[in-house]
Large-subunit ribosomal RNA, domain III from a Thermotogota bacterium, 392 nucleotides, folded computationally.
Context: one part of a larger RNA
C1' cells in the first nucleotide's frame, strides 16, 4: 500500500426450537427460482464423499450449534443385471520361421482384445444406509439323480455326433405408409371424502381416486415364401441323404410376427378409514381397504433384422439349424419329484462442491427418460412430480 480490492452471475421473510452464542443450523408457515432441468437413471472418472452417533483446533472467501471438515460405528448380499469361465473387429502378441552388429523388427499356426454379436427376471414390498441382489408371489435357464412314459432301435443299426461340409447369424443410405403401444387429455359413467348459521343448492356442486410385470396359453394386423415327391451330377480340395446345378410331376406347405385376448391376480397395490403408541412441533406401528369402466388422442418406442426406392454396393466369429466322418446298444421327447449353480462389480457423486479444470472454479463432460396449458416444436413462456434459494 490497505482495513482499500474483492468475498466468484441468482429472493427471501417471520415464528419456533436447539445452543455459551443463530441473518446462515432443525422444524413449520408465507414468498420465489428451474422444470429437454438447476428434476430422474446409466457409463466414463472419482474411491467411503454413503448412513448413524459426536466434534468444534484447521478446511468453509463471513458466522456456524451446520458440513463434501475431524474422530468413532455401520453399510455394498446375484444362476437370471453388467463383466468371465463363449465368440470375434480394428489392432496387439506371437510357438515354429524370415530378417537384423547387438538391442530388437516382421509375421504362420495359435492367442487375447468391446465400443458390437450371443445369452435364462418381472412385479410389489422393506432399511439409517443395499436391493431385478434380501422378503413375499410368480416364473426362466444349464447341469445331474429317481418315477412314469408316447414311441424308436439292438448291423435291415435307435441314439451321440465333429476342431470338417453347408445353411444361418449378416448389417448401407433414404424414404413413406399402415396396424399397435407407451404415454396424455376428457368424463354428465364409477368409488371414496366434504357440505352452505344468510334467498337457493343431495347438485352437471366441491376435493380425491378411477390400475399391474415377467412368464404360460392361442396366434391376429402385416410381412416372407416353389418349400413336396421321383430321377442324374464331374461342383462344397474326404464323404454326405447336407448346399448347389438339373429333368419330370405336384401344389401354397411352411416360416417370421406387433398388439388385443385369456392367464398369471382368491395376488399386488390402491384414495381413503381405523386404531394404538408418542412428541415442542414432528412422528412410529398396526388393522381395514371402494371403484377400476367410456370416450378421444398418440408417438422419434412396437410390427421393422419389414416394405419400397436407391448407388458410392454397405464387419466377423460364436452361437443355432443341417449333413456326413466317426462312434454306437440300449435310446428316448415330454411330465412329475428332488438337487447343485463358481469369479469379480454392486454404497455414494454423476451437467457436478465428489469427474477434467492447481479452488466448494459463471468453462468442459458419452447415452437413456423427460407429464400439463398454449404452439409446428426437445422454441419461448407458465406449471405438475421432483428440486432449490447459491456459505457474507
Nucleotide at each position: 500500500g490497505a482495513g482499500u480490492a474483492g468475498c466468484g452471475c441468482a429472493a427471501a421473510g417471520u415464528g419456533u426450537g436447539u445452543g455459551a452464542g443463530a441473518a446462515a443450523c432443525a422444524c413449520a408457515c408465507u414468498c420465489a427460482c428451474c422444470g429437454u432441468a438447476a428434476g430422474c437413471c446409466c457409463a466414463a472418472g472419482g474411491a467411503u464423499u454413503c448412513c448413524u452417533g459426536g466434534g468444534g483446533a484447521a478446511g468453509g472467501c463471513u458466522a456456524a450449534u451446520c458440513c463434501a471438515c475431524c474422530c468413532a460405528g455401520g453399510g455394498u448380499a446375484a444362476g437370471g443385471c453388467g463383466g468371465g469361465a463363449c465368440c470375434u473387429a480394428a489392432g496387439g502378441c506371437g510357438a515354429g520361421g524370415c530378417c537384423g552388429a547387438a538391442a530388437g523388427g516382421c509375421g504362420u499356426a495359435g492367442u487375447c482384445g468391446a465400443u458390437g454379436g450371443a445369452c435364462a427376471g418381472c412385479a410389489g414390498g422393506u432399511u439409517g444406509a443395499a436391493a431385478u441382489u434380501c422378503c413375499u408371489g410368480c416364473c426362466c435357464c444349464g447341469c445331474g439323480g429317481a418315477g412314469c412314459g408316447a414311441c424308436c432301435g439292438u448291423u435291415u443299426g435307435a441314439c451321440c455326433g465333429a476342431a470338417g461340409g453347408g445353411g444361418u447369424g449378416a448389417c448401407g443410405c433414404a424414404g413413406g405408409a399402415a396396424g399397435c403401444u407407451a404415454g396424455g387429455c376428457g368424463g354428465a359413467u364409477c368409488c371414496g371424502g366434504g357440505u352452505g348459521a344468510u334467498g337457493g343448492a343431495a347438485g352437471u356442486c366441491c376435493c380425491g381416486g378411477a390400475c399391474c410385470a415377467a412368464g404360460g396359453g392361442a396366434g391376429u394386423a402385416g410381412g416372407c415364401g416353389u418349400g413336396c415327391g421321383c430321377g442324374g451330377c464331374a461342383g462344397g480340395g474326404a464323404a454326405a441323404a447336407c448346399c448347389g446345378c438339373u429333368g419330370c410331376g405336384a401344389u401354397g406347405a411352411g416360416c417370421c410376427g406387433a398388439g388385443a385376448c385369456c392367464u398369471g391376480a382368491u395376488g399386488g397395490g390402491g384414495a381413503g378409514u381405523c386404531u394404538u403408541c408418542g412428541u415442542a412441533a414432528a412422528g412410529a406401528a398396526g388393522a381395514c381397504g371402494a371403484a377400476g369402466c367410456c370416450g378421444u388422442u398418440g408417438a422419434c418406442g412396437c410390427u421393422c433384422g419389414a416394405c419400397u426406392g436407391u448407388c458410392a454396393a454397405g464387419a466377423a466369429a460364436a452361437g443355432c439349424c443341417u449333413c456326413u466322418a466317426g462312434g454306437g446298444a440300449g435310446g428316448g421327447a415330454g411330465c412329475u419329484u428332488u438337487g447343485c449353480g463358481c469369479c469379480c462389480g454392486u454404497a455414494c457423486c454423476c451437467g457436478a462442491a465428489a469427474c477434467c479444470g492447481a479452488c466448494a472454479c459463471a468453462g468442459g463432460u458419452g447415452g437413456g427418460c423427460u407429464g400439463g396449458c398454449u404452439g409446428a416444436g426437445c422454441a419461448g413462456g407458465c406449471u405438475a412430480a421432483g428440486g432449490u434459494g447459491a456459505g457474507c
The full RNA is in RNAcentral, with records from ENA.